[in-house]
RNA sequence: AGAGUUUGAUCCUGGCUCAGGAUGAACGCUGGCGGCGUGCUUAACACAUGCAAGUCGAGCGAAAAUAAUUGGGAGCUUGCUUUUGAUUAUUUUAGCGGCGGACGGGUGAGUAACGUGUGGGUAACCUGCCUUUUACUGGGGAAUAAUCACUGGAAACGGUGACUAAUACCGCAUACGGUUCUUGGAAGGCAUCUUCUGAGGAAGAAAGGAUUUAUUCGGUAAAAGAUGGGCCCGCAUCUGAUUAGCUAGUUGGUGAGAUAACAGCCCACCAAGGCGACGAUCAGUAGCCGACCUGAGAGGGUGACCGGCCACUUUGGGACUGAGACACGGCCCAAACUCCUACGGGAGGCAGCAGUGGGGAAUAUUGCACAAUGGGGGAAACCCUGAUGCAGCGACGCCGCGUGAGUGAAGAAGAAUUUCGGUACGUAAAGCUCUAUCAGCAGGGAAGAAAAAAAGUCCACAGGACUUUGGACGGUACCUGACUAAGAAGCCCCGGCUAACUACGUGCCAGCAGCCGCGGUAAUACGUAGGGGGCAAGCGUUAUCCGGAUUUACUGGGUGUAAAGGGAGCGUAGACGGUUUUUCAAGUCUGAAGUGAAAGCCCGCGGCUCAACUGCGGAACGGCUUUGGAAACUGAGUAACUAGAGUGCUGGAGGGGCAGGCGGAAUUCCUGGUGUAGCGGUGAAAUGCGUAGAUAUCAGGAGGAACACCGGUGGCGAAGGCGGCCUGCUGGACAGUAACUGACGUUGAGGCUCGAAAGCGUGGGGAGCAAACAGGAUUAGAUACCCUGGUAGUCCACGCGGUAAACGAUGAAUACUGAGGUGUCGGUGAGCAAAGAUCAUCGGUGCGGUGGCAAACGCAGUAAGCAUUCCACCUGGGGAGUACGUUCGCAAGAAUGAAACUCAAAGGAAUUGACGGGGACCCGCACAAGCGGUGGAGCAUGUGGUUUAAUUCGAAGCAACGCGAAGAACCUUACCAGGUCUUGACAUCCCAAUGAAUGCAGGGUAAAGCCUGCAGGCCUACGGGACAUUGGAGACAGGUGGUGCAUGGUUGUCGUCAGCUCGUGUCGUGAGAUGUUGGGUUAAGUCCCGCAACGAGCGCAACCCCUGUUCUCAGUAGCCAGCAGUAAGAUGGGGACUCUGAGGAGACUGCCAGGGAGAACCUGGAGGAAGGCGGGGAUGACGUCAAAUCAUCAUGCCCCUUAUGAUCUGGGCUACACACGUGCUACAAUGGCGUGAACAAAGGGAGGCGAAGGAGUGAUCCGGAGCGAGCCCCAGAAAACGCGUCUCAGUUCGGAUUGUAGUCUGCAACCCGACUACAUGAAGCUGGAAUCGCUAGUAAUCGCGGAUCAGAAUGCCGCGGUGAAUACGUUCCCGGGUCUUGCACUCACCGCCCGUCA
Repeated sequence: AGAGUUUGAUCCUGGCUCAGGAUGAACGCUGGCGGCGUGCUUAACACAUGCAAGUCGAGCGAAAAUAAUUGGGAGCUUGCUUUUGAUUAUUUUAGCGGCGGACGGGUGAGUAACGUGUGGGUAACCUGCCUUUUACUGGGGAAUAAUCACUGGAAACGGUGACUAAUACCGCAUACGGUUCUUGGAAGGCAUCUUCUGAGGAAGAAAGGAUUUAUUCGGUAAAAGAUGGGCCCGCAUCUGAUUAGCUAGUUGGUGAGAUAACAGCCCACCAAGGCGACGAUCAGUAGCCGACCUGAGAGGGUGACCGGCCACUUUGGGACUGAGACACGGCCCAAACUCCUACGGGAGGCAGCAGUGGGGAAUAUUGCACAAUGGGGGAAACCCUGAUGCAGCGACGCCGCGUGAGUGAAGAAGAAUUUCGGUACGUAAAGCUCUAUCAGCAGGGAAGAAAAAAAGUCCACAGGACUUUGGACGGUACCUGACUAAGAAGCCCCGGCUAACUACGUGCCAGCAGCCGCGGUAAUACGUAGGGGGCAAGCGUUAUCCGGAUUUACUGGGUGUAAAGGGAGCGUAGACGGUUUUUCAAGUCUGAAGUGAAAGCCCGCGGCUCAACUGCGGAACGGCUUUGGAAACUGAGUAACUAGAGUGCUGGAGGGGCAGGCGGAAUUCCUGGUGUAGCGGUGAAAUGCGUAGAUAUCAGGAGGAACACCGGUGGCGAAGGCGGCCUGCUGGACAGUAACUGACGUUGAGGCUCGAAAGCGUGGGGAGCAAACAGGAUUAGAUACCCUGGUAGUCCACGCGGUAAACGAUGAAUACUGAGGUGUCGGUGAGCAAAGAUCAUCGGUGCGGUGGCAAACGCAGUAAGCAUUCCACCUGGGGAGUACGUUCGCAAGAAUGAAACUCAAAGGAAUUGACGGGGACCCGCACAAGCGGUGGAGCAUGUGGUUUAAUUCGAAGCAACGCGAAGAACCUUACCAGGUCUUGACAUCCCAAUGAAUGCAGGGUAAAGCCUGCAGGCCUACGGGACAUUGGAGACAGGUGGUGCAUGGUUGUCGUCAGCUCGUGUCGUGAGAUGUUGGGUUAAGUCCCGCAACGAGCGCAACCCCUGUUCUCAGUAGCCAGCAGUAAGAUGGGGACUCUGAGGAGACUGCCAGGGAGAACCUGGAGGAAGGCGGGGAUGACGUCAAAUCAUCAUGCCCCUUAUGAUCUGGGCUACACACGUGCUACAAUGGCGUGAACAAAGGGAGGCGAAGGAGUGAUCCGGAGCGAGCCCCAGAAAACGCGUCUCAGUUCGGAUUGUAGUCUGCAACCCGACUACAUGAAGCUGGAAUCGCUAGUAAUCGCGGAUCAGAAUGCCGCGGUGAAUACGUUCCCGGGUCUUGCACUCACCGCCCGUCA
């Protein structure tokens, strides 16, 4: 000192939470010792028992006991016992008397008060014991307890009579002085008065008692001191205004009374006062302070222990005694409760110390001692003292100590983890060597605390010296000795904040959590373990307080948009206030003095071994009071001034206000005329009006309301607000002038007034408009938007109401500002060349902008700048401007204005993106323009659904559905049924046996597994080895089992769209921006220009391949112009051509013209095979979709292990009321059929392609030449074309379906193959809504080939042949790009979110 948490990210506002310290604490786990402290915070609840206040015989009488002396009596053991007197001594004490029980102790109920704190006053008072001083202490009297007698009562407690004493009580005498009365003088003060000094009068005292001989203790009076109190005053002292009025002894006066004393303290009379917004009264809460806790401080909280004061002592009241009480362990009365009782009556008060019950989360022993300190009594000894000193119990707190130290690597064992190698606990342990604090044992220790006191002795005698006596704690502290590492460590935490991480278990379950949050199968956040971190005889949790929180802001905050400026003005109290002179000294400053108790805090020095604790000294105690001084400022006066403010005079501007009158346009209605079928209304309609004559039009009339144009970020007004014209009355502002007043000012709690619209009351008025209402539409509905009507109301007068986004979301006033510019409204001035402009100035109203401010947006002389004054208001969101209360109102309602509960946010400004049925620009077969399809039929194929033992699995909008699958009869195959195997069908290792492995045959079986027989090897050092089989044991194999949301790799898609980023710089507090935006241009972030940007990267383009032209080289199995030659480029020959292979050239806006910015580029042209990217392909940026795939493969984790593995047979993946996708064939004449006869390209071929020839109607078969291919084969291209026929029909279209007979492949065509022939001849006559492809060698159409493959394409991948139409254009649909705007979205519109119901 800060941190976490609102957001995708940012800044701010703002709350919540945490880290610190503290406690009279409690709870959980744990617990060795000691010291010092501390311990009913709750029931001021009730209390058994014991103790807590007595003492004095040196005040008094009396009694008793003991001892001694001495009499009398009695008994006898004649010196003893006993009894009864007297005296003396000692002891005890019930009573009288004195002093003390008013202190000490406890508690905090009450009290918001002169109770407390602090400082004063007492000229308004008292003070026992104590100290000092002065004086006195004479002489009498009458009683009464005790006691005795009688007697009442259960008891407590008494009653009557008689006797007696005093330091008990009462007169009398005396009285320095004092008090009081009368009366002089002096001084002083504060009104009453005070002090000093005189004179006269009156009243008032005592105990000479005790001891015994003393310099004793008392008693009385008085003065003074000290101590302790009483009363009064200033200031301070909690919350609430949803408590605003309170008060009759109340406020004051006079007189009397009472008191120690003042006073309505009390009483009589008189007056009507007193208190209160500076908070009275009322309500709630509370003992106050020194101090304690916290805090940098200012503050905030607390008032345990210790100390001061107060109050109380079961509750309420009262007095007595006394110096002192209205009295904790005194009295009386009342009340409640408890106890005793003979029922008549009595007794009691733990908030004293212990202790008990109860309450409670919770708080101790019915201990020891008066040895010390202190108190009471006493002359003293001494007695009393639950005050106090000590001990006991409790980790309740603080402090100190210990639980060992050194060495010790085989880095032991063990448990944890692991990539199995290791790592870590860890020098930790063990082992070896030491030490002994504490505890335990033993000894010493009458130590210290303690000689102050008393007694005795002595001395130089108010005193001193010496000796002796007495310790609860306690055989304690402390010291010493021996002994053994032996007896002594836990608690919390480990996701971030916050130091400290792994494994297993669990699987939004169990649970954690202070905040954020964690847990849904790989949890560092749950539970356990290992490890680690922190503190430590404690550690955590809970509760409470301060801090952090500048989050109530005095120090030290704010109010345009985050919470917050009153709707506006006038103005009261208050607060603040211009210039000069002078006085005072209240504030202010300064010096001195007093006080601010002690303890505590702080500093220094000491004592306990240290520390806690404690002693001494100092400082401090912010304060209050008294007093001396200063006079700048504030204040209070005084004398002036004119700059603030106001008045006067002159002048113009204005929808300022009120009242009265007038005007025209328009709407509606009425009357009349003309006129005829519609009008009106809407997106489209309908309701409505109209043949009873509407709408339209003309004329006349009625009535109400509002004032077009001018009209304007123009004017006026405090705000609300104000708009035709005229008149009257009236308010304010402004300019000019400088005559007058002389601070008269500013703000303004309460208060008063004004205050849009709607609303309310009474009475008018009512044309238009128009809540409610009615009807028609729209719609799923439509209590709405739209339409037709229509009532309150809107208008006027008089009242009420008092609110608005009453907004500039910005209170009023004043001064200043180094920034100036430009409009506009109303004045004034100056000069000029004067319909005008220019300059200056005052007042208003706007814009843009610098410094400054601000979180930013923005504000910026009309401040949100810099300052001052005053008022109002705010303190997280919701609940809520709600409830209750009060005030106002006719009501509606307004004003004031909470809490419970709940959340961790709510919010402001700005940023990036996404989105918008926002905008601008651009592109794409996106639309449009065209061509051909799909959707209807039949079939093929895929999917859904259904079915099934199984119909294996995956793919799901585009981007799943002729997709994985480039080919399911068995196999494939993963599915189902059944039969089998269990180290296994497959891999590595070990042991034993065997010699094979393998092949063939047989049995058996549905098949496999299974059983049997036969044949059948290599190397060798002869031990065996290699290899293999069988059997066995376990490590393991195996899994198309799960998770594509744990992954790699691969792929789809946006999209071949033109984008996506970075470095440096700059701007911004920052997220970010700039660059990449802008003007052009492009297919393109392509290029050019401009620009706080300059560069760069991934993408675009180019480089690569095919194709289009040409050249060079090469020339076979390719080609053939010329030569020879043939049936035939068959052959000789040739390289010209085609073609093939390789390498070059060519195209670059290079040239011209125009446009454009002398740019990029565009348009047109020339040349050229090709022209502006020539055509096609490959190539896919940053990223998005938790997109697809664990079943291609790989792989983490989980799961199965005589089965979820392996194998075999059969079945299934081919099912079939149905729905969808993709295709094929068609519906025909641009055609079908027949016939004749042309022209390709690209491919494939050895388990192959298969020619010629032959057979078959045909599929095909026989056959086998040639060919591992520029040689041979597949191989016949088809459409097109020629000729012929059909003539618009379900046909000579169409071919489904079915029957029969075959062919081929294959172990096998039943489920379930393809093909052929003959026969059969279904639907279908161009296809609803909707929808798809295509911009040129493209669509359409025609055939050919290949992969897979034993066989099985209408699919897929390729090839060539024939070969179009259309594109005006970008309004609209879809998708995309750039810029901009709004946003409460950011999981990003498939968003967010509101209400109701469950």
Model confidence (mean pLDDT): 83 of 100.
Predicted 3D model of a 1398-nucleotide RNA (small-subunit ribosomal RNA) from an uncultured bacterium.
The RNAcentral record of the sequence draws on ENA, Greengenes and SILVA.